[in-house]
Transfer RNA from Leucobacter sp., 76 nucleotides, folded computationally. Lineage of the source: Bacteria > Bacillati > Actinomycetes > Microbacteriaceae > Leucobacter. RNAcentral holds the sequence, with entries from ENA. Its Rfam family is "tRNA". The family's RNA type in Rfam is transfer RNA.

RNA sequence: GCCGCCUUGGCGCAGUUGGUAGCGCAGUGCUCUUGUAAAGCGAAGGUCAUCGGUUCGAGUCCGAUAGGCGGCUCCA
Repeated sequence: GCCGCCUUGGCGCAGUUGGUAGCGCAGUGCUCUUGUAAAGCGAAGGUCAUCGGUUCGAGUCCGAUAGGCGGCUCCA
């Protein structure tokens, strides 16, 4: 220098025929318990890396940028 992949709640991940984002863990409320833990039930938490474009509609398609991972090549 070139190529490919990844970036989604605090953490780990799903979401690929474009149709209003989900799971597990953590945290939190309640029940249970003499009390704690475990267990059960519930609620909350995300402008999907950033900026633009296409579209009636974008996490998903296109472009640029940033960060991370991997591979290839050249030179002295």